[in-house]
RNA sequence: CGGGCUGUGGCGCAGCGGUAGCGUGCCUGCCCUGGAUGCAGGAAGUCGUCGGUUCGAAUCCGACCAGCCCGA
Repeated sequence: CGGGCUGUGGCGCAGCGGUAGCGUGCCUGCCCUGGAUGCAGGAAGUCGUCGGUUCGAAUCCGACCAGCCCGA
């Protein structure tokens, strides 16, 4: 310098145009002598950044940033 993959709650991931979800963790309550387990409820996301396309973008397009890999 060129190419590819990845970037989404604290963590691990799904979602591939139409309200952003699952597991785990966290908080509260119930249960229990207590803890764990279990049950119910809740909080936590500018979807890496900035633009573009579209009635509508996490999703499509472009540039950039970060990590990993390949090539030179």
Transfer RNA from an Allostellaceae bacterium, 72 nucleotides, folded computationally.
NCBI's taxonomy places the organism under Bacteria, Pseudomonadati, Pseudomonadota, Alphaproteobacteria, Allostellaceae.